[in-house]
Model confidence (mean pLDDT): 81 of 100. A computed fold for a 74-nucleotide RNA from a Patescibacteria group bacterium, annotated as transfer RNA.
Formats: sequence, C1' cells, structure tokens
RNA sequence: GGGCCUAUAGUUUAGCGGUAAAAUACGGCAUUCGCAUUGCCGGGAUGGCGGUUCGAUUCCGCCUAGGUCCACCA
Repeated sequence: GGGCCUAUAGUUUAGCGGUAAAAUACGGCAUUCGCAUUGCCGGGAUGGCGGUUCGAUUCCGCCUAGGUCCACCA
C1' cells in the first nucleotide's frame, strides 16, 4: 500500500427496509432476624458523515477503530 470481515445497553450476543430482543451487570420491591438465593418491576444501546427510500439499525459510498490475509521496504 491492497483485499476481506467486524462495529447494537457497562459486558456478552440476537435480530431486521416499518415502535430493537435476551442474558448478565445496575436500581427498586417482595422473601429473610440479617446476608445470599429466588420472584416481580424499572432505567439504559444500533461507531461517525453523507446517499438511496414514503420510511435506514438494516441497502450503498467515504471516514474512524479493531481483526485477518497478501505485497513492498528495512
């Protein structure tokens, strides 16, 4: 320098052109003499900028970051 892949909640992962889901973590309540466990409830997220579209988290381009392979220089 070039090709490919990835980017979603604090963390780990789903998902999809039409109100974004779960586990875990966190907070509250119940349970307990208390703690833990367990149950219920709650807040929290689509990397950035553009394009296409009635509508983009999804499709396209560029950028950023990470991973991987190849080439070159030393």
Lineage of the source: Bacteria > Bacteria candidate phyla. RNAcentral holds the sequence, with entries from ENA.